Two RNAs folded together computationally: RNase P RNA and transfer RNA, 429 nucleotides in total. It holds a member of the Rfam family "Bacterial RNase P class A". By type it is a ribozyme.
Order: sequence, then structure tokens, then C1' cells
RNA sequence: GGAGUUGGCCAGGCGAUCGCUGUGCACCUAGUGCGGCAGAGGAAAGUCCGGGCUCCGCAGGGCAGGGUGCCAGGUAACGCCUGGGGGGCGUGAGCCCACGGAAAGUGCAGCAGAAAGGAAACCGCCGUCGAUGCCGGUAAGGGUUGGCGGUAAGGGUGAAAAGGUGCGGUAAGAGCGCACCGCGCCGCUGGCAACAGCGGUGGCGAUGGUAAACCCCACUCGGAGCAAGACCAAAUAGGAAUCCAAGCGCUGUGGCCCGCAGUGGAUUCGGGUAGGUCGCUAGAGGCCGGUGGCGACACCGGUCCCAGAUGAAUGAUCGUCCUCGACAGAACCCGGCUUACCGGCCAACUCCUUUU
RNA sequence: GCGGGAAUAGCUCAGUUGGUAGAGCGCAACCUUGCCAAGGUUGAGGUCGCCGGUUCGAACCCGGUUUCCCGCU
Repeated sequence: GGAGUUGGCCAGGCGAUCGCUGUGCACCUAGUGCGGCAGAGGAAAGUCCGGGCUCCGCAGGGCAGGGUGCCAGGUAACGCCUGGGGGGCGUGAGCCCACGGAAAGUGCAGCAGAAAGGAAACCGCCGUCGAUGCCGGUAAGGGUUGGCGGUAAGGGUGAAAAGGUGCGGUAAGAGCGCACCGCGCCGCUGGCAACAGCGGUGGCGAUGGUAAACCCCACUCGGAGCAAGACCAAAUAGGAAUCCAAGCGCUGUGGCCCGCAGUGGAUUCGGGUAGGUCGCUAGAGGCCGGUGGCGACACCGGUCCCAGAUGAAUGAUCGUCCUCGACAGAACCCGGCUUACCGGCCAACUCCUUUU
Repeated sequence: GCGGGAAUAGCUCAGUUGGUAGAGCGCAACCUUGCCAAGGUUGAGGUCGCCGGUUCGAACCCGGUUUCCCGCU
């Protein structure tokens, strides 16, 4: 100098004028004034997870159903995060992984292929018994062809053909034997563990694939959502008809049963309606410092208050500067994940090249 | 704001233990007719909304994403 990796931060700046939402103070409270103070995001988004909060009596038991899935830790909790193990990618910094169980059971694998799950002999290879208008010297032997048998080395089909490579061995072959690798089992060592290393042992048709197929195992989940819900208040009927029930029924938004609480219920027709306040933002909160921990994080001290609307504010115009400005806008709150995004800055680290 | 559902041919819809994507209407050609309609025969037309993953194999299973529809004061 170039190319990258990881983590963090920023998201046009400044000035003037006029508005909008909330709020403080003053005044003759509708309102006006103080050129008062504050006013979107890293994702406010998707609503994919988790929790707070609220109601369903408690959130209880059972069945069904859903979710998660290597190990340990963090946390209010999680499908998130941190550290580690295993596998894969990269020269490397580093990145990625739905990563329990197929020796409990069931299912599935179209087409092709001889055979597809305690499988199978199509071609080939080998042996043997025959045949022979063939070759050969009427021989030995060979060729061709048929039956029976052996063989999973080679060919071919397939996503997949039942340990892999090599040497020996054999009629030809084969874990048939051996070496190395893989796999299973046992023991020892290290580690909290996942797991790793070492040694022994089994020749391996024991135990192929698929669980984002049913399923099994372990852990976990009650339902609904601020349009939850609470309070105040207006209007109107305690209307009519039909049906069901009368202690086993029905309702309580619960998937069902038990349990619990309340009690007549369903349908149709008719009548009537008006909203307001709270919930609402001080919180698992931000910033600074210290301590413990590899880290996620925890604890302690100090300091700060930082949008709360309800037709729903956060904008418009002008001037000026530059490197011409991306994705996009709160609606109960918070922790995550995912998705969208012009670019810029900082720190640590890696690789290549050059110079000293 | 909160909750639920759908996307397959031009249109309306089928399609399940994952194995060649179908029907009706419409369209094109031919037959029939003097001509048209009806009828008959044949045919074309599909990235299964899009992007990834699981699997030998995905319209179907899983994740993300886009568009549309419905309910709740």
C1' cells in the first nucleotide's frame, strides 16, 4: 500500500419564521403571554418467540395437543445470549450447522434394475456333468451350446446394492487371513459435562437411509389479549313469539373430562344508543465509576428524567454549507430473533506485496 | 392496534400417509352446415405467489418474504 474478518458508534449540519402534541409558571380560567421546556428508530416494521400487566375463582389434577432438543452457564423468561464439544467451509483472522433416539414398534423408497431391506446371479468369472456335420494329428486341449452348482472381485441399473484400501489366499471368489482406517463393546486417563486420548477386544449379513413421516425419550406450555380490563354516565326494554329444560341441564370466550363458581337457556322479531376518565408510561430504565467473572452477566455507589396522541402531534417555507443524505415513522410496556437499508467513523485482528 | 385465513392454466376450483399436476368454462384447428350457433374430434396453455432448507425426490413438510381477504370497540 492492497484485500478482508469481528465488535461498537453515527444516520445531513447550522440559522430564521410560522404551525402541531404534551407540559411548567403568570394572568380577567374560553384563551393569552413567557421569541418557556420536551417531542420517533436502529430497525418504531414482520407479529416469529419470551416475559410483565389485566380478566377468566385458584391457575389445581388427568387426557389430548403444541413447542424445544450436543454440554455447561447467563437471564424475569425464551426457540435468545455467552463459553465449550462435535461436524463442515476458509491459506488465515474467522464463519456456518433443526446437532437427542433408526440394536421399542409401524410406515415409505415411484421409475430403472436380476435383486430395495435378515434381498438378489442379468452380463461376467470358476467348477462339474452332457451335447457337438467346429478347430486340432481320429490325441491332449480348445471353441460353441445346455443342465446343475459356487462366486458380491469386475460390468450394468439406481439417490442408495450390505464396511473401505492394499497384500496374501483361492478353482474363481469372499473379513477367509493379515496391516492400516472406519464401526460396535469393555477398561483406564483427562474433563462438572458434551466429549477426547490410550489400551484391549469383536471379523462386522451384529447395527443401511428417512423422525422438517408416525413415534419413543427428556424438559416445557392453562386460555385470551390494552378493541385486555376498571370507574363514571346517557338512553331504552324489564317487550313479544316459538322451542328445549326443570336436581344429570345451561352459562362462566377455557380443546375435552374432573374440580370450582353462578344460574333457566337458545332462536327469531321489535325498540334504543353518547360518550368520558383511568389503564398510559419511572422502567428487568439511561449514563459514569468501581468490584467479581474468560464471557454472557451480576452486585455496589453516584447522577439523570428521556414522546404519550385518540382522526391521532413530531411538520412546512426560506437562506446557507458539504462528501447531496438509505431503509423507514411510536399507539400498553420490555428482552430477543428475522427482514429492509445510500453510506461514513473508530478499535482489535488476519492474509498478500514492498521498504527498513 | 390485536387475531385468523388464502394464493395451483385466461376465469372458477380439485389435488394428503411426499413419487408423471387435473376438471369445468374459455381459446385454437378440423369435422358437420349454403353460412352461423349448437354438437363431435384433437390440441395448445402451468417458474403450483417468491426465496432458501429437509429429503434420492416437495404443489404437499419446515423457515423467511410478498400480496389479498375476513373478524374484534